[in-house]
RNA sequence: CCACUAGGGGUGCCUGAACGGGCUGAGACUCACCCUUAUUACCUGAUCUAGAUCAUACUAGCGUAGGGAAGUGGCAUAU
Numbered sequence: 001c002c003a004c005u006a007g008g009g010g011u012g013c014c015u016g017a018a019c020g021g022g023c024u025g026a027g028a029c030u031c032a033c034c035c036u037u038a039u040u041a042c043c044u045g046a047u048c049u050a051g052a053u054c055a056u057a058c059u060a061g062c063g064u065a066g067g068g069a070a071g072u073g074g075c076a077u078a079u
Stems, first nucleotide, its partner, number of pairs: 001074005006036004012023004042067003048061004
């Protein structure tokens, strides 16, 4: 790095009567996507702080914070 098996995770904001439209994102319920030992899935602190926005974890901080789900096989390289 690849495969298999198993496991973990999120679903916010604006508009609208509704259908729907718009924003960010890998993913905003997706027959999909992300992550699996960790400074990078995600959760908590957090009704947090600063900035931006019509608005929102939208951006940054906090943050090497505290938690958080792995085994097997194969290939390659190095010692």
This is a predicted structure of a 79-nucleotide RNA (TPP riboswitch aptamer (THI element)) from Aliicoccus persicus. It matches the Rfam family "TPP riboswitch aptamer (THI element)". Rfam describes the family as follows. Vitamin B(1) in its active form thiamin pyrophosphate (TPP) is an essential coenzyme that is synthesised by coupling of pyrimidine and thiazole moieties in bacteria. Model confidence (mean pLDDT): 76 of 100. The RNAcentral record of the sequence draws on MGnify.